[in-house]
Context: one part of a larger RNA
RNA sequence: CCUUCGUUAAGUAACUCGGCAAAACAGUGGCCGUAACUUCGGGAUAAGGCCUGGUUGUCCUUGUGAGAGGGCGACCCACAGCAAACGACUCCAACCGACUGUUUACCAAAAACACAGGUCCCUGCUAAACCGUAAGGUGAUGUAUAGGGGCUGAUGCCUGGCCAGUGUCCGAACGUUAAGGAAGGGGGUCAUCCUGCCGCAAGGCAGGGGAAGCUUCCGACUGAAGCGCGGAUGAACGCCGGCGAUAACUAUAAUCGUCCUAAGGUAGCGAAAUUCCUUGUCGGGCGAGUUCCGACCUGCACGAAUGGCAUAACGAGUUGGAGACUGUCUCAACGAAGGACUCG
Numbered sequence: 001c002c003u004u005c006g007u008u009a010a011g012u013a014a015c016u017c018g019g020c021a022a023a024a025c026a027g028u029g030g031c032c033g034u035a036a037c038u039u040c041g042g043g044a045u046a047a048g049g050c051c052u053g054g055u056u057g058u059c060c061u062u063g064u065g066a067g068a069g070g071g072c073g074a075c076c077c078a079c080a081g082c083a084a085a086c087g088a089c090u091c092c093a094a095c096c097g098a099c100u101g102u103u104u105a106c107c108a109a110a111a112a113c114a115c116a117g118g119u120c121c122c123u124g125c126u127a128a129a130c131c132g133u134a135a136g137g138u139g140a141u142g143u144a145u146a147g148g149g150g151c152u153g154a155u156g157c158c159u160g161g162c163c164a165g166u167g168u169c170c171g172a173a174c175g176u177u178a179a180g181g182a183a184g185g186g187g188g189u190c191a192u193c194c195u196g197c198c199g200c201a202a203g204g205c206a207g208g209g210g211a212a213g214c215u216u217c218c219g220a221c222u223g224a225a226g227c228g229c230g231g232a233u234g235a236a237c238g239c240c241g242g243c244g245a246u247a248a249c250u251a252u253a254a255u256c257g258u259c260c261u262a263a264g265g266u267a268g269c270g271a272a273a274u275u276c277c278u279u280g281u282c283g284g285g286c287g288a289g290u291u292c293c294g295a296c297c298u299g300c301a302c303g304a305a306u307g308g309c310a311u312a313a314c315g316a317g318u319u320g321g322a323g324a325c326u327g328u329c330u331c332a333a334c335g336a337a338g339g340a341c342u343c344g
Base pairs, nucleotide, nucleotide: 001339002338003337004336005335006334007333008332010330011329014328019325029051030050031049032048037042039154053076054075055074056073057072058071059070060069061068062067077081082087089323090322091321092320093319094318095317096315097314101113102112117152118151119150120149121148122147123146129138130137131136155310156309157308158307160240161239162238165237166236167233168232169231170230171229174228175227176226180222181221184218185217186216187215188214189213193208194207195206196205197204198203241259242258243257244256245255268302269299280296281295282294283293284292
C1' cells in the first nucleotide's frame, strides 16, 4: 500500500452526478393511537407513543366445573426481563406506467412487452386465417355470447373538424383494355397455261402470268377483371393556414377586410420524458436553488384510441424535499485478520 472488518473528539451531507456506501431506525408480541386522499375495498403495522421477568396475597367479571380474562398490593434477581439468534428507516410532493406479471441466458428490469377493458375489420361452416406441391392438418370434435386479424390499453370525464390525396368497400351506364376468336387483305411457293431459244422428234433451257393447297404478315369486328368514372368510409393511412386593419392614455383585439385550402387544431393540457431562444417571467421552498413545486401562455415543434386530461392503490422505475442517522466529508487517526515485502 491492497482486501475484509472494528472504533473515533467536534461538526453532520459541508462529500458527491446523486446520501453511492456506511450508519441509524430494533421490529408480523400486547395496549393506545392513526392524516390527506379514496374506485369506500383501502391508505394502515400509516405516522406516533407506552408496556414486557420470577414468587406470592387479595378482589372483580365470566363459566355447572376444570378454567379463562382483568384490577390492586407485597417480595426477589439483573446494567439490561421480545434477557441469546433471526427479524422494517419513515414522511412530504411531482412524472410515467393502472395493477400482479414478462423481457435483452452473459453490460439495459424500465416509462419497454403483456394485461383485463374498449373499438374496428374479416368469417354462415368443406368458415375466415394458417401449414403443406398434394393428400392432409390446425382452427375445432368449436359455430357469430364463436374463431381470426389490426389498433388502443384498468377506472372516471371524454374522444372535435376534414373523404381533396392514399387505402378499403359498393356500383355498373359509358371510355380504355390482354390472350383468344375472326370477315377481309397482302407476301412466298406453285400443277395446268403463255412467250422466246435449241432440237427431226421426244424433250430441254430461259422468261411471264398464276388456281387450289401449304406457309407467312396485317387485320375491321368481338373480347373479362383492372383503370378511368359515380358514391360511402377516420377507434382506415393521414391532415387540421397566412397577411393587414380596428376599442376615448397605452397595450391588447371581442370585430372587420383579403388570399389560399379538403378542412384550417375543438375540449383538455401546456417552458411539459415535448420549449430552440432559456437559468423565459412571477410566486414557494433555501442564507444562497441551471434541478424541484405552483402559476402564466410568446405551444421553435401538445392535442384527443399513432388516444386527450384526471386518477385511489401498486413500483428493486425517474425527479425534488424533510426527519432520523452516520468517517460520505471537514481531515484524518488507531486497531484486527489475510495479502503485498524479506527469509525459509
Description:
The prediction has a mean pLDDT of 86. A computed fold for a 344-nucleotide part of an RNA from Candidatus Uhrbacteria bacterium GW2011_GWE2_46_68, annotated as large-subunit ribosomal RNA, domain IV. RNAcentral holds the full RNA, with entries from ENA and SILVA.